Description
This is a predicted structure of a 71-nucleotide RNA (transfer RNA) from an Actinomycetota bacterium. Rfam family: tRNA. Its family is annotated with triplet codon-amino acid adaptor activity in the Gene Ontology. The sequence is in RNAcentral, with records from ENA.
RNA sequence: GCGGGCGUAGUUCAGAGGCAGAAUGUCAGCUUCCCAAGCUGAAGACGCGAGUUCGAUUCUCGUCGCCCGCU
Numbered sequence: 001g002c003g004g005g006c007g008u009a010g011u012u013c014a015g016a017g018g019c020a021g022a023a024u025g026u027c028a029g030c031u032u033c034c035c036a037a038g039c040u041g042a043a044g045a046c047g048c049g050a051g052u053u054c055g056a057u058u059c060u061c062g063u064c065g066c067c068c069g070c071u
Base pairs, nucleotide, nucleotide: 001070002069003068004067005066006065007064010024011023012022013021018054026042027041028040029039030038047063048062049061050060051059
C1' cells in the first nucleotide's frame, strides 16, 4: 500500500428499514436477627461525519479504532 471482518448499556451479546432488547453488573425498595439467595422497580448504549428514504442501529460513501490476510 491492497483486501476482508468487527465497532450497540460498565461488561458479554441480540436486533439487518418503523419509539433499541436480554443476560450480568450498578442503585433503590421488599424479604431476613445479619449476610447470601430470592422478588419488584429505576438509571444507563447504536464509534464519528455525510448521503438515500416519510423514516437509518439497519442500506451507500467517507473517516477513526481494533483484528485477520496479501504485498